[in-house]
RNA sequence: UGCUCAUCGAGAGGGACUGAGGGAACGGCCCAGUGAAGUCCCGGCAACCGACCGCGAGCCUCCUCCCAAGCCUGGGCGGGUAGCGGAGCAGGUGCUAAUUCCGGCCCGGCGCGAGAGACGUGAUCGGGGAAGAUGAGGA
Numbered sequence: 001u002g003c004u005c006a007u008c009g010a011g012a013g014g015g016a017c018u019g020a021g022g023g024a025a026c027g028g029c030c031c032a033g034u035g036a037a038g039u040c041c042c043g044g045c046a047a048c049c050g051a052c053c054g055c056g057a058g059c060c061u062c063c064u065c066c067c068a069a070g071c072c073u074g075g076g077c078g079g080g081u082a083g084c085g086g087a088g089c090a091g092g093u094g095c096u097a098a099u100u101c102c103g104g105c106c107c108g109g110c111g112c113g114a115g116a117g118a119c120g121u122g123a124u125c126g127g128g129g130a131a132g133a134u135g136a137g138g139a
Base pairs, nucleotide, nucleotide: 001139003137004136005135006134007133008132013042014041015040016039017038021031022030023029026103027102028101043096044095045094048092049091050089052086053085054084055083058081059080060079063078065076066075067074068073100131105128106127107126108125109124110122111121112120113119
């Protein structure tokens, strides 16, 4: 950098340095010298991954124990796995204004237009998509 999957209406800020931008891009609308972005320090949130704790199906079971059987073997208990729940660790990331701040493209509802239909339109409502962000996996 591109691919796949999951999530994106919740949550969580102070200080130091510095000094004009920032919210991905575009259009809006916001934030910002009562200090933007950035760097550093100390916190916090969350629970994607790892580790941990509890429960634990199907299935498996080298092995321990028990039962049946003459043997092959069969059954049970324990153990393991998917999954579910918890906790929040000297672990790996992430996040810490506004729903991903809102919108665009498609479909439907509703309103408006002389307006029933077709058509057009929108400070409107719902669904889907696109784009983006984060994590995990793999190339």
Molecule: SAM riboswitch aptamer (S box leader)
Organism: Nocardioides turkmenicus